Model confidence (mean pLDDT): 76 of 100. A computed fold for a 149-nucleotide RNA, annotated as FMN riboswitch aptamer (RFN element). The sequence was found by an Rfam model in a public genome assembly. Rfam family: FMN riboswitch aptamer (RFN element). Its family is annotated with FMN binding in the Gene Ontology.

RNA sequence: AUAAAACUUCAGGGACGGGUGAAAUUCCCUAUCGGUGGUACAGCCCACGGGCGCGUGACGCUUUGUCCGCGCGGAUUCGGUGAAACUCCGAAGCCGACGGUAAUACCGGCAAUAACACGCCGGUUCAGUCCGGAUAAAAGAAGGCAUAG
Numbered sequence: 001a002u003a004a005a006a007c008u009u010c011a012g013g014g015a016c017g018g019g020u021g022a023a024a025u026u027c028c029c030u031a032u033c034g035g036u037g038g039u040a041c042a043g044c045c046c047a048c049g050g051g052c053g054c055g056u057g058a059c060g061c062u063u064u065g066u067c068c069g070c071g072c073g074g075a076u077u078c079g080g081u082g083a084a085a086c087u088c089c090g091a092a093g094c095c096g097a098c099g100g101u102a103a104u105a106c107c108g109g110c111a112a113u114a115a116c117a118c119g120c121c122g123g124u125u126c127a128g129u130c131c132g133g134a135u136a137a138a139a140g141a142a143g144g145c146a147u148a149g
Base pairs, nucleotide, nucleotide: 007143008142009141010140015030017029018028019027031129032128033096034095035048036047037046038045043094044093051072052071053070054069055068057067058066059065076092077091078090079089080088098132099131100130105124106123107122108121109120110119
């Protein structure tokens, strides 16, 4: 120096303010957030992670589970600069696992009415930001001996 193996540490952010309401950080207005590697600097290009599903698979086994493999899994355009940018600058957009909670929205019924609406009952759906699995896991990042500063 290279390679392999192991170890240690680290490894996700976000509802200000307002409306309606008995009740909402879930609805509406508005605000606000952006994991890892690659590449001209990227939430929305490529790949990976988290999540979910499957398996005459391996280990373990009462079950749960762990590993491995396979599958599913979101979103961008225009203009400018440049040798090079869906990455920078300008502008306008868009997206966000699973479970829980929970409408005034939607549906049905009752009641009401000239007919509606308001009201009552039941049901359905609604969170990137709240609660939970998770004090977890992990893409990966960094580190290491001795002395001195």